[in-house]
């Protein structure tokens, strides 16, 4: 001085998954926010059929392959204030309902989880913005 690994703050990514209260601190418990779900009238859809239908989600579809697996693509994130153009790198999964739901006001119910990077520096350009001076 290097490298690797760890752990606090702090600081950023995906994601709805944050913040605050109370208590007897627990296989809690409320409430704000955010999310997602069923649920008329209009309107859609309407005879077809078990080969079921359906929801979350960007995560769907196409080819090829004996097989593992490859290519590709709808669609989707990052890129260090936010946008927007360009340049670059990725992701294109998984689970869940259970014969059952199109939309949908009122009204009903449910979730607020998990994973990862940073440690001093972050690709241009444009335009606003914040803070400083």
């Nucleotide at each position: 001085c290097g490298g690797c690994g760890g752990u606090c703050a702090c600081c950023g990514c995906c994601g709805a998954a944050u913040c605050g209260c109370c208590c007897g601190u627990g296989c809690g418990g409320c409430g704000a926010g955010c999310c997602g779900g069923g649920g008329a009238c209009c309107c859609g859809a309407g005879c077809a059929a078990c080969c079921g239908g359906g929801g979350u989600g960007a995560a769907u579809c196409c080819g090829c392959c004996a097989g593992c697996g490859c290519g590709g693509u709808a669609g989707g994130g990052c890129u260090u204030c936010u946008u927007c153009c360009g340049g670059g790198c990725c992701c294109g999964a998984a689970c869940c309902c259970g014969a059952c739901a199109g939309c949908u006001a009122a009204c009903c119910c449910g979730g607020u989880a998990g994973g990862c990077g940073g440690c001093g520096g972050a690709c241009g350009g444009a335009a606003g913005g914040a803070c400083g001076a």
Predicted 3D model of a 133-nucleotide RNA (c-di-AMP riboswitch aptamer (ydaO/yuaA leader)) from Actinocatenispora rupis. Rfam family: c-di-AMP riboswitch aptamer (ydaO/yuaA leader). Gene Ontology terms of the family: cyclic-di-AMP binding and regulation of gene expression. Taxonomically the source falls in Actinocatenispora (Bacteria, Actinomycetota, Actinomycetes, Micromonosporaceae). The sequence was found by an Rfam model in a public genome assembly. The prediction has a mean pLDDT of 83.